Small-subunit ribosomal RNA, 3' major domain from an uncultured bacterium, 470 nucleotides, folded computationally. Model confidence (mean pLDDT): 80 of 100.
Context: one part of a larger RNA
RNA sequence: UGACGGGGGCCCGCACAAGCGGAGGAACAUGUGGUUUAAUUCGAUGAUACGCGAGGAACCUUACCCGGGCUUAAAUUGCAGAUGAAUGAUUCAGAGAUGAUGAAGUCCUUCGGGACAUCUGUGAAGGUGCUGCAUGGUUGUCGUCAGCUCGUGCCGUGAGGUGUCGGCUUAAGUGCCAUAACGAGCGCAACCCCUUUUGCUAGUUGCCAUCAGGUUAAGCUGGGCACUCUGGUAAUACUGCCGCCGUAAGGUGUGAGGAAGGUGGGGAUGACGUCAAAUCAGCACGGCCCUUACGUCCGGGGCUACACACGUGUUACAAUGGCGCGUACAGAGCGUUGGCACUCCGCAAGGCGUGUCGAAUCGUGAAAUCGCGUCCCAGUUCGGACCGGGGUCUGCAACCCGACCCCGCGAAGCUGGAUUCGCUAGUAAUCGCGCAUCAGCCAUGGCGCGGUGAAUACGUUCCCGGGCCU
Numbered sequence: 001u002g003a004c005g006g007g008g009g010c011c012c013g014c015a016c017a018a019g020c021g022g023a024g025g026a027a028c029a030u031g032u033g034g035u036u037u038a039a040u041u042c043g044a045u046g047a048u049a050c051g052c053g054a055g056g057a058a059c060c061u062u063a064c065c066c067g068g069g070c071u072u073a074a075a076u077u078g079c080a081g082a083u084g085a086a087u088g089a090u091u092c093a094g095a096g097a098u099g100a101u102g103a104a105g106u107c108c109u110u111c112g113g114g115a116c117a118u119c120u121g122u123g124a125a126g127g128u129g130c131u132g133c134a135u136g137g138u139u140g141u142c143g144u145c146a147g148c149u150c151g152u153g154c155c156g157u158g159a160g161g162u163g164u165c166g167g168c169u170u171a172a173g174u175g176c177c178a179u180a181a182c183g184a185g186c187g188c189a190a191c192c193c194c195u196u197u198u199g200c201u202a203g204u205u206g207c208c209a210u211c212a213g214g215u216u217a218a219g220c221u222g223g224g225c226a227c228u229c230u231g232g233u234a235a236u237a238c239u240g241c242c243g244c245c246g247u248a249a250g251g252u253g254u255g256a257g258g259a260a261g262g263u264g265g266g267g268a269u270g271a272c273g274u275c276a277a278a279u280c281a282g283c284a285c286g287g288c289c290c291u292u293a294c295g296u297c298c299g300g301g302g303c304u305a306c307a308c309a310c311g312u313g314u315u316a317c318a319a320u321g322g323c324g325c326g327u328a329c330a331g332a333g334c335g336u337u338g339g340c341a342c343u344c345c346g347c348a349a350g351g352c353g354u355g356u357c358g359a360a361u362c363g364u365g366a367a368a369u370c371g372c373g374u375c376c377c378a379g380u381u382c383g384g385a386c387c388g389g390g391g392u393c394u395g396c397a398a399c400c401c402g403a404c405c406c407c408g409c410g411a412a413g414c415u416g417g418a419u420u421c422g423c424u425a426g427u428a429a430u431c432g433c434g435c436a437u438c439a440g441c442c443a444u445g446g447c448g449c450g451g452u453g454a455a456u457a458c459g460u461u462c463c464c465g466g467g468c469c470u
Stems, first nucleotide, its partner, number of pairs: 007470007015460002019423005026315008034306002042053002064301007076124009087104001091100003107114002126290002129288003135284002137279003140275001142273001147186006153162003166177003192267004197235007206225003211222003238261001241255001242253004317416001321375006334363002338357005344351002382413001387408007429452007
């Protein structure tokens, strides 16, 4: 000087408390450990690994295993020599890679040669092999915590200190006052984006108040741009005003005004550093290692195994419910290899045909909701795993190993021990919709969107983490 203390003081945070809903019990999905295996590729491992890299493992991917091939090589490229335009249909062998066959085709040219391809030789290659404890770059975490420092001056023999401490205040090293310190930088805040309100402006593919036409109905048509909305551009919020407290900063009020009130709500933004934290398998890169193989091509298998253990989720155990019929209302986004409407067929997944297309028409409206009926507390009209049969679709191909539909079967489960997690408002809880990846899909995951919409916070003694002083 730091760190630590079951030392002290002050202060914060869904940290506790007060509440609401979960996990831990069941079945399944998914990841991991373990075990197994020819292989079950590799990495990630307290918080900060475990629905993580993977925003799509049937082949491919693929790195693993078995088998069959190649050796200047699958790809890129220089030089030399030889040959031929390139390109290559077809047929045969083979699991394929590949080998053989070789129809067709006969390039440009300044006649020196050139482009392209094959073969031979040679020089580069190639490696998801090792080292993240050699590294760059990027990332997690403490933590969006309020801290981390510098110049000059002053103090100290010096390491260092001071400033940055003290009092008050703040979400904040945010400010005010005080002060051997005076200033400054990186952080904080503000500037940026979305959202909430309004003005102006522009009205088409949007909208429809007024006028007219028109329909079984419908902005359907003329017309209009008022409204909604969509773009553009401005304004507004600053403790500005008032009362009270205070020297000030500031605090406080069911104060006024206002759409909004004291950072309005959300996002982006992550200081100096910590963990030799993570990644050589995204990429790059030093060193080491392999070079008829640790490279590379292909077929098949595996990554999907299963006495078990753990994490994260989904569905439930029902009546605030299940089922049947009727019925109302979103937002955001995506779509010509596509989206879908309509007619017909099928119980359905879906199929044939026709049509349509970028604020468009279309998909498009949602589901919880609401109304009526039924069930009558039961392992049930709860629950849907598992299994049997039959199909649909994608794709060269669904045996290992896809999703979906129909019929049948109908398991565990009656609210879960110790313990433990999330959340303070349009939040939790609950309900559906969309997108990326993608032929299809193991999505119950991830990322978004809206609908319905709570309870509670006395307080800081205690648990956990953090900040300041001592």